[in-house]
């Protein structure tokens, strides 16, 4: 100086399952309420991640092994394929490159 981190100030993308009661209901059809299980987020929250150094999120997936009361609950699949950005501030970190010991 540059990048990376923080942090501020503006735009943006995204995901909201699995289950038990109790109500209405012809009905394991579905709605509404309270709870319980994973998570940052599952009451669409002035909230949670995320934003090309891009696994937040989507397709592949009504996948696959492996747990679980039960699920994307772990883990593969993923050196796969797509995905939403720029600006100022700090000089913490990191790396070149030059002495020195």
């Nucleotide at each position: 100086c540059a990048u990376c981190g923080u942090c501020u100030u503006u735009a943006g993308g995204g995901g909201u399952g699995g289950u038990u009661g109790u109500u209405u209901g012809a009905a394991u059809a579905a709605a509404a309420c309270a709870g319980c299980c994973u998570g940052a987020g599952a009451u669409u929250a002035u909230a949670c991640c995320c934003u090309c150094u891009g696994a937040a999120c989507c397709u592949g997936c009504a996948c696959a092994g492996g747990a679980u009361a039960a699920u994307g609950c772990c883990u593969g699949c993923g050196a796969a394929g797509g995905g939403a950005g720029a600006a100022g501030a700090c000089c913490g970190a990191c790396u070149u490159c030059a002495u020195u010991a």
TPP riboswitch aptamer (THI element) from Chitinophaga pinensis, 101 nucleotides, folded computationally. It was read from a public genome assembly, where an Rfam model found it. Its mean pLDDT, the model's own confidence on a scale to 100, is 76.